[in-house]
Context: one part of a larger RNA
RNA sequence: GAUGAACGCUGGCGGCGUGCUUAAUACAUGCAAGUCGAACGAAGAGGACCGAAGCUUGCUUCGGAAAUCUUAGUGGCGAACGGGUGAGUAAUACGUAAGCAACCUGCCCUAGAGAGAGGGAUAACAGUUAGAAAUGACUGCUAAUACCUCAUAGUCAGUUAGGAGGCAUCUCCUUUCUGUUAAAGACGCGUUUGCGUCACUCUAGGAUGGGCUUACGGUGCAUUAGUUAGUUGGUGGGGUAACGGCUCACCAAGACCAUGAUGCAUAGCCGGCCUGAGAGGGUGAACGGCCACAUUGGGACUGAGACACGGCCCAGACUCCUACGGGAGGCAGCAGUAAGGAAUUUUCGGCAAUGGAGGAAACUCUGACCGAGCAACGCCGCGUGAGUGAUGAAGGCCUUCGGGUUGUAAAGCUCUGUUACAGGGGAAGAACAUACCAGGUAGGAAAUGACCUGGUACUGACGGUACCCUGCCAGAAAGUCACGGCUUACUACGUGCCAGCAGCCGCGGUAAUACGUAGGUGGCAAGCGUUAUCC
Numbered sequence: 001g002a003u004g005a006a007c008g009c010u011g012g013c014g015g016c017g018u019g020c021u022u023a024a025u026a027c028a029u030g031c032a033a034g035u036c037g038a039a040c041g042a043a044g045a046g047g048a049c050c051g052a053a054g055c056u057u058g059c060u061u062c063g064g065a066a067a068u069c070u071u072a073g074u075g076g077c078g079a080a081c082g083g084g085u086g087a088g089u090a091a092u093a094c095g096u097a098a099g100c101a102a103c104c105u106g107c108c109c110u111a112g113a114g115a116g117a118g119g120g121a122u123a124a125c126a127g128u129u130a131g132a133a134a135u136g137a138c139u140g141c142u143a144a145u146a147c148c149u150c151a152u153a154g155u156c157a158g159u160u161a162g163g164a165g166g167c168a169u170c171u172c173c174u175u176u177c178u179g180u181u182a183a184a185g186a187c188g189c190g191u192u193u194g195c196g197u198c199a200c201u202c203u204a205g206g207a208u209g210g211g212c213u214u215a216c217g218g219u220g221c222a223u224u225a226g227u228u229a230g231u232u233g234g235u236g237g238g239g240u241a242a243c244g245g246c247u248c249a250c251c252a253a254g255a256c257c258a259u260g261a262u263g264c265a266u267a268g269c270c271g272g273c274c275u276g277a278g279a280g281g282g283u284g285a286a287c288g289g290c291c292a293c294a295u296u297g298g299g300a301c302u303g304a305g306a307c308a309c310g311g312c313c314c315a316g317a318c319u320c321c322u323a324c325g326g327g328a329g330g331c332a333g334c335a336g337u338a339a340g341g342a343a344u345u346u347u348c349g350g351c352a353a354u355g356g357a358g359g360a361a362a363c364u365c366u367g368a369c370c371g372a373g374c375a376a377c378g379c380c381g382c383g384u385g386a387g388u389g390a391u392g393a394a395g396g397c398c399u400u401c402g403g404g405u406u407g408u409a410a411a412g413c414u415c416u417g418u419u420a421c422a423g424g425g426g427a428a429g430a431a432c433a434u435a436c437c438a439g440g441u442a443g444g445a446a447a448u449g450a451c452c453u454g455g456u457a458c459u460g461a462c463g464g465u466a467c468c469c470u471g472c473c474a475g476a477a478a479g480u481c482a483c484g485g486c487u488u489a490c491u492a493c494g495u496g497c498c499a500g501c502a503g504c505c506g507c508g509g510u511a512a513u514a515c516g517u518a519g520g521u522g523g524c525a526a527g528c529g530u531u532a533u534c535c
Stems, first nucleotide, its partner, number of pairs: 001534003005531005012382006018375002020340001025338003029335003034077003039074002042071004049064007084293003094217007103210002108206007116150004125140006156179003161174005185198005219265003226256003231253008268290004272283004295316005318329004346372001348371003354368001355366004385415004395406004419476001421471005429462001434457008479524005484505003490519005500507002
């Protein structure tokens, strides 16, 4: 000098940050991932309107039923992002620099082509039925942008021939034959074929995100010296998006190592942060990038993407329910609880902004995020008054008893009103999206629509907050540590090697500037001091 600090004493305000470093211990409760009815059948609400009956001719009852609204289920997309933690990991990690002629990439963008013909189911629902429950079983019915078959096109793989290029295996172009598409959708406008938007299929390219490979770099112990059989290499098969002992069969006997293998211990890595003139040393909280993990261990499924925190299956430990047959659960998400600990916050508000998911949109969801609350935990700023005021008041302390000091300090007088308090006014953050109006661009027979521009309307959790104005009283706001030397700052009393102090030297045994108290002084100041750690 620094800190994610803690402890002691003290404590006025504001701004901006930060806040379980320990038990990756266990978790009550609530929330943290949904959305789409413009994919689909159905159910419910609704009741314009229509019909029938009754008569008290404008009401009642019955039947049908448009618009509209809601949703359990099928289906699509998302749930692999965002958020948390650092247990493991000394290299399947990270950082830097390269490579992939050995690879994948949903949504998005650009370009081209297309969307033809059919089929069978199944949930919902109804009935029966098992079970305490969780959850099922059987029979029957039905739809789709769910599923399946055929056709067509190109790609891909193999194959025939020719050409071009390179970096060894090879790559690219043209060409001959064999295996694999589509949603026929929804909505809007016109209605005579149709058109538009959003979806859909294939191909080529891009962008983005990933995968793999190589080199170098960053740690302690040699009181760890040898290690290794899928081990090292080859051939062939399998597997993968892809190379590869990745895996398997066979063959060979290799591979690493004092330039430290192997083992053990410790540890997430980096941008950075702290310190230092630098070199270096230490560190990896917050913020950003990468990795790993999600009660412990293992496994795959779905999918463009996971071997998946709030998915599934199995095993273990633990907790809970049970009718004892069987079931349910996973806060290292946000709050919060217990425990541990020197020690770390509210079971808050809002989706107004930014961002994300779904949707044509309105919108819905979002403990991401934006805000508020708590904590002097840190940094920064402000205040606790300013001027004048000598009789050098009183009181305190000291005293050589003369006085000295506290000390212009106080009182008194004159001001100011920062902050606080009260009253009044009162934001920016809001731009959109969308609706309406007006105009334009391209295309089209036209309409709807797409895109662009301008105007109007609507939307604020924070918050009646920031800020501004007015009023008001010096009124409500100073402590803490030290005073032997290092080191700025001294006297008196008490104590008497006791009580105690202490970072080092050391102090205290009767006049202690070193212990305790008082007065005074010095340092810093809403803080001060101590402890811990690093330079």
This is a predicted structure of a 535-nucleotide part of an RNA (small-subunit ribosomal RNA, 5' domain) from an uncultured bacterium. The RNAcentral record of the full RNA draws on ENA, Greengenes and SILVA. The coordinates come from a structure-prediction model, not an experiment, and the mean pLDDT is 82. It matches the Rfam family "Bacterial small subunit ribosomal RNA".